[in-house]
RNA sequence: CCUUAUUAAGAGUGGUUUAGGGACAGGCCCUGUGACACCACGGCAACCUGCUUUUGCAAGGUGCUAAUUCCUGCGGAUUUUCCGAAAGAUAAGG
Numbered sequence: 001c002c003u004u005a006u007u008a009a010g011a012g013u014g015g016u017u018u019a020g021g022g023a024c025a026g027g028c029c030c031u032g033u034g035a036c037a038c039c040a041c042g043g044c045a046a047c048c049u050g051c052u053u054u055u056g057c058a059a060g061g062u063g064c065u066a067a068u069u070c071c072u073g074c075g076g077a078u079u080u081u082c083c084g085a086a087a088g089a090u091a092a093g094g
Base pairs, nucleotide, nucleotide: 001094002093003092004091005090006089007088012041013040014039015038016037020030021029022028024073025072026071027070042065043064044063047061048060049058050057051056069087074084075083076082077081
């Protein structure tokens, strides 16, 4: 980079550090009552995996653990809204 699947559910405490963070833009929000990051110990989930054989169990490899992927972005419709796409994220394969 390409393909496929999922993306309304779920799950946090402590320590170190110190000013930003939520992909991008606009909004909105989180943050010195300590963000982000890293570490430790938990937890969630079940893509791959193992067992079992068609439906479950387990949790080894990932992943995740503020807000629907925080909302919108492009197109359409029966336009307080809804549907689809794109982009992003994750997994598996190439």
Molecule: SAM riboswitch aptamer (S box leader)
Organism: pig gut metagenome